[in-house]
RNA sequence: CCUGUACCGUUGGGGUGCCCCGAGCGGGGCUGAGAGGCGCAUGGCGCCGACCCAUCGAACCUGAACCGGGUCAUUCCGGCGGAGGGAACGGUAGGUGGCCAUCA
Numbered sequence: 001c002c003u004g005u006a007c008c009g010u011u012g013g014g015g016u017g018c019c020c021c022g023a024g025c026g027g028g029g030c031u032g033a034g035a036g037g038c039g040c041a042u043g044g045c046g047c048c049g050a051c052c053c054a055u056c057g058a059a060c061c062u063g064a065a066c067c068g069g070g071u072c073a074u075u076c077c078g079g080c081g082g083a084g085g086g087a088a089c090g091g092u093a094g095g096u097g098g099c100c101a102u103c104a
Base pairs, nucleotide, nucleotide: 001098002097005093006092007091008090009089010088011054012053013052014051017030018029019028020027021026036048037047038046039045040044060085061084062083066079067078068077069076
């Protein structure tokens, strides 16, 4: 000098579904880390909070109004998936091995 791990800081990325009751506000249930709040020009967009993820990249998106299983129903489970895409810098600590220089 190269290489690898963990943590911290800041910055950034992402999703917010399904079912039941109710005139409505809302209440209840399922899975999950997370299914939240507010606003608006409202079938979407923006902001904030929590949560998760940041190339070690299955956080998340496309494929997809997909396929199989299961459920009252739903990315609920699995396939798809050794498919494609996808958001970073700094610091600290401890390593493995290699290379270079110097000394003995």